[in-house]
This record gives sequence, structure tokens and C1' cells, in this order.
RNA sequence: UAUGAAACAGGGCAAAGUCUUUGAAAGAAGAUGACGCAAAGCCGUGGGUCUAAAGCUAAAAGCUAUGAUUGCCAGGUCGCCAUU
Repeated sequence: UAUGAAACAGGGCAAAGUCUUUGAAAGAAGAUGACGCAAAGCCGUGGGUCUAAAGCUAAAAGCUAUGAUUGCCAGGUCGCCAUU
């Protein structure tokens, strides 16, 4: 540097649900709880998806991210163990 077929060892993270808080919402945070994950560490850069307060629309319907999602995919970047 690359790889992760089978392990060993040390371990790590934490889905849904529930409670509390927060947000217009999507969602997020803390606690609990484990569905799972070799990057389910980090980054909102590209795509996708979700929401629509404000704004637009003659009005309704609707449109639209400046909001969210890294456990949707890709990319970037930093790592543990083993092998080469």
C1' cells in the first nucleotide's frame, strides 16, 4: 500500500420500541434497549429520499430547501486486528 476467505484476541457502534427534551415538520439530543454493522468512525461534496415554516401561485390544490438523512448510495478522509 492492497486485501478481508476462515478465524483468534481486544473490543467498538447501536435499529425498532419506550421515556424526557427540542423542532413548523422531516428529524435531532439524552437515557433505556439491541435489529444489526469490519468502518453502522468523521465530512452534507455528488446523487437519491424525506419535510415545507417562510416564500410563490388569483384562491384551493400545488411548487420550492435555506431544513433533514453518513444505519440510502457514491466519493473524500482517519483508524483496529490479521494476512500479503